The RNA shown here (transfer RNA) has 82 nucleotides and comes from an Alphaproteobacteria bacterium. The source organism's lineage runs through Bacteria, Pseudomonadati, Pseudomonadota and Alphaproteobacteria. The coordinates come from a structure-prediction model, not an experiment, and the mean pLDDT is 80. Its Rfam family is "tRNA". By type it is a transfer RNA.
Parts: sequence; C1' cells; structure tokens
RNA sequence: GCGGAUAUGGUGGAAUUGGCAGACACGCCAGACUUAGGAUCUGGUGCCGCAAGGCGUAAGAGUUCAAGUCUCUUUAUCCGCU
Repeated sequence: GCGGAUAUGGUGGAAUUGGCAGACACGCCAGACUUAGGAUCUGGUGCCGCAAGGCGUAAGAGUUCAAGUCUCUUUAUCCGCU
C1' cells in the first nucleotide's frame, strides 16, 4: 500500500428484508428481610433540562416520512496479502 472483520450505556450483549435504541444478564442505587452482613425478594438505574421537551449506536456527511441497519469519507483495533 491492498483486501476483510469489528466499533452500541458502568460491563457483557441484543435489536438483520430500514419502523419505539439499549431487550436480557451483570454491576450500581433505594427499600423489605437480618442484631449486622451475605443470600433472596421488590422497585429504580444513558445525558441535558424545573418542566415541556431535546440529545444519544466510533467521528462527519448523504439517501429516506423514518437509519444502529443503506451509501460516501475519516478514525481506532484485529486478521490476511504484497
């Protein structure tokens, strides 16, 4: 230099013929239980905002009523070739 794969909350990991982003699990927070802790059970848990609402899938742009998903460029990591 060329080709391919991957990139999603705090972590793992779903969402595939484009249609509610984060299901599910772990972790964390609160409560119940306990003398206390652990285990178990219940509820909550992306960011901004008083709220209404807005933003958020590596970064930027494009197509579309609608993009994690399709197209283009870029970045990072891994694999192969030269």